[in-house]
Context: one part of a larger RNA
RNA sequence: GCCUACGAGUUACAUCUCACUAGCGAGGUUAAGGAUUUAAGGUCCGGAGCCGAAGCGAAAGCGAGUCUGAACAGGGCGGUUUAGUUAGUGGGAGUAGACGCGAAACCUUGUGAUCUACCCUUGACCAGGUUGAAGGUGCCGUAACAGGUACUGGAGGACCGAACCAGUUUCCGUUGAAAAGGAUUUGGAUGAGUUGAGGGUAGGGGUGAAAGGCUAAUCAAACUGGGAGAUAGCUCGUACUCCCCGAAAUGUCUUUUGGGACAGCCUCAUAGUUUAGCUUCAUGGAGGUAGAGCUACUGAUUGGAUGCGAGGGCUUCAUCGCCUAUCAAAUCCAGACAAACUCCGAAUGCCGUGAAGUGUAUCUAUGGGAGUGAGUCGCCGGGUGCUAAUGUCCGGUGGCGAGAGGGAAAUAGCCCAGACCAACAGCUAAGGCCCCCAAACGUGUGUUAAGUUGAAAGAACGAUGUUCGGUUGCAUAGACAGCUAGGAUGUUAGCUUGGAAGCAGCUAUUCAUUUAAAGAGUGCGUAACAGCUCACUAGUCGAGCGACUGAGCGUGGAUAAUAAACGGGCAUCAAGCACACUGCCGAAGCUAUGGACUUCAUGUAAAUGGAGUGGUAGGGGAGCAUUCUAGUCGGCGCAGAAGGGGUAUUGUGAGAUACCCUGGAGCGGUUAGAAAAGCAAAUGUAGGC
Numbered sequence: 001g002c003c004u005a006c007g008a009g010u011u012a013c014a015u016c017u018c019a020c021u022a023g024c025g026a027g028g029u030u031a032a033g034g035a036u037u038u039a040a041g042g043u044c045c046g047g048a049g050c051c052g053a054a055g056c057g058a059a060a061g062c063g064a065g066u067c068u069g070a071a072c073a074g075g076g077c078g079g080u081u082u083a084g085u086u087a088g089u090g091g092g093a094g095u096a097g098a099c100g101c102g103a104a105a106c107c108u109u110g111u112g113a114u115c116u117a118c119c120c121u122u123g124a125c126c127a128g129g130u131u132g133a134a135g136g137u138g139c140c141g142u143a144a145c146a147g148g149u150a151c152u153g154g155a156g157g158a159c160c161g162a163a164c165c166a167g168u169u170u171c172c173g174u175u176g177a178a179a180a181g182g183a184u185u186u187g188g189a190u191g192a193g194u195u196g197a198g199g200g201u202a203g204g205g206g207u208g209a210a211a212g213g214c215u216a217a218u219c220a221a222a223c224u225g226g227g228a229g230a231u232a233g234c235u236c237g238u239a240c241u242c243c244c245c246g247a248a249a250u251g252u253c254u255u256u257u258g259g260g261a262c263a264g265c266c267u268c269a270u271a272g273u274u275u276a277g278c279u280u281c282a283u284g285g286a287g288g289u290a291g292a293g294c295u296a297c298u299g300a301u302u303g304g305a306u307g308c309g310a311g312g313g314c315u316u317c318a319u320c321g322c323c324u325a326u327c328a329a330a331u332c333c334a335g336a337c338a339a340a341c342u343c344c345g346a347a348u349g350c351c352g353u354g355a356a357g358u359g360u361a362u363c364u365a366u367g368g369g370a371g372u373g374a375g376u377c378g379c380c381g382g383g384u385g386c387u388a389a390u391g392u393c394c395g396g397u398g399g400c401g402a403g404a405g406g407g408a409a410a411u412a413g414c415c416c417a418g419a420c421c422a423a424c425a426g427c428u429a430a431g432g433c434c435c436c437c438a439a440a441c442g443u444g445u446g447u448u449a450a451g452u453u454g455a456a457a458g459a460a461c462g463a464u465g466u467u468c469g470g471u472u473g474c475a476u477a478g479a480c481a482g483c484u485a486g487g488a489u490g491u492u493a494g495c496u497u498g499g500a501a502g503c504a505g506c507u508a509u510u511c512a513u514u515u516a517a518a519g520a521g522u523g524c525g526u527a528a529c530a531g532c533u534c535a536c537u538a539g540u541c542g543a544g545c546g547a548c549u550g551a552g553c554g555u556g557g558a559u560a561a562u563a564a565a566c567g568g569g570c571a572u573c574a575a576g577c578a579c580a581c582u583g584c585c586g587a588a589g590c591u592a593u594g595g596a597c598u599u600c601a602u603g604u605a606a607a608u609g610g611a612g613u614g615g616u617a618g619g620g621g622a623g624c625a626u627u628c629u630a631g632u633c634g635g636c637g638c639a640g641a642a643g644g645g646g647u648a649u650u651g652u653g654a655g656a657u658a659c660c661c662u663g664g665a666g667c668g669g670u671u672a673g674a675a676a677a678g679c680a681a682a683u684g685u686a687g688g689c
Base pairs, nucleotide, nucleotide: 001689002688003687004686005685006684011096012095013094015093016092017091018090019089020088021087022086023085024084027051028050029049033045034044035043036042037041055062056061065077066076067075068074099237100236102234106227107226108225110223111222117201118200119199120198121197122196123195124194125193126191128160129159130158131156135152136151137150138149139148140147164188165187166186170183171182172181203219205215206214207213240623241622242621243620244619245618250263251262252261253260254259264372265371266369267368268367269366270365271364272363277358278357279356280355281354282353283352284351285350291344292342293341298338299337302334303333304332305331306330309327310326311324312323313322314321375400376399377398378397379396380395381394382393383392384391405416406415407414420595421594422593425591426590427589431585432584433583434569435568436567440582442581443580444579445578446577447576453571454570461556462555465553466552467551468550469549470548471547472546473545474544482540483539484538485537486536488513489512490511493507494506495505519534523532524531596613597612598611599610600609601608602607624678626675627674628673629672630671631670632669633668635667636666643662644661645660646659647658648657649656650655
């Protein structure tokens, strides 16, 4: 993992509540107990008690009233509206383990020191080698000691190293040979050594050379039985079918935020009216948003004019006075800003009224049952943030949630569109029509040369890319470009300077002359000159040439990890982009055909017609199957029951029926009743594979 079996809303109660069914009804009803009889049980007594028929008050009490109060006031509750009660069944609640499984823990009675920690008693063990303390003896030595030397001696938590004890390193092992091992290596090895046997200390206790270690593979409080089905606002699981409706992820409060209570939203039942509800149109209102405005306030603000006052300077013994490249109130002119500004001021939305439409719908009320109270994305209006975020917090709206289908390559929330069922029918939506791939290499006119592009997004800035416009200048009296020639003189302008001659710098009515034209000079160049060139002019040539500006499509800017951001192939008068047009494809949409179900209307019924039938949590309705009981069919069965394997038929489905094979002794239909009443899941339990 699979198969088989088992496996979770049950039961009790003089409890409460609601619905339905039945009895009786201003009443209803017995409990314990008793009598009688029986297979269980039933029948008859039993009125104690309970509920209801009247309430108000703390109560005495009064009573359709009563309480408060001085009150004949006012106010509170009640009446002026009579239906209850006893059973049964079902929905829910309460109390009980209360749908099932699950703690970590707490308390209590006991059991453990054959593991291990420490202790007590009594035993055992430590190959071999090395070092050579004290002491001692001989000799030397001393006045005597001291001291020296040789030998002896055999100390030590001494040294090396087996057994033994330990467990340092690396490797192996990791469903192991082993629930801690093996190999190599290493530490101790006469000691605080190792070890045998017997005994002691016990759970908030022991023992601990102390690691919260050890206390029987268990230790920050052992193990076993019990309280005990502890508690679990937590996690997981919770079993057959079909039909109708169908949510929420919000508000307030909460030792409350992943839990609740009440409200909101769903469902079922009953009732309702003068159709309340909703939509459209008309009409009457409230309001201060968007916008706008500000010599209309408050505040903020730019430039200019004027300049109270201040600063600075001058002056004086002091006051006064004068001046200003400073700041600046207030006023005026012009410009412009505001969520907490408003002289103004919409559109929507909201409230009311009228008309029309809708009308099983919608709405309202009461009662039974819930679930939800973690939401999320897009668009619009905002706060916060960086006008960041699949960010966060509000309001409006549409989706997903709980929604399948088509499109967007793939893709909950985007676009289209809401799936009752069937079929090899048709029309469309979004989106598409070269091939993958259904349908146009459609038609017409442009545009792009970058594979730009072909469904993510590319900026500032740069450029005779190219197309189409606008304004303006020059041009057959010859433009623009090219070529030929000129481009001079006063003068080396003046100043400055070592020099400054068109060309370092400064000054200038930068003037004048000769000219077809030629700057007191556009750029190179020289130390300064020189030299080259330009503006400007003539000739040659022969038709368009410049400047500015707007729009379209392209270009550089352009750097990330597969070729890898057209879905791919591939595409250039496109299969790209722009505009216009015609056709077609395309969905579970719509239509057509057949069928099923729900509900409403009409109808005695059959039926006909209308509207509908996506769905999680959840509410409601109708059924199927299993086991047992009672009645019935005077049911079936060794001429073959149940069970098992198949085939066919049938029902929307759970399922049912017939026949064949197997099997070998019991079993069913129907009407009711009662439940140990349906498994895929719970790291479910047991067995098998």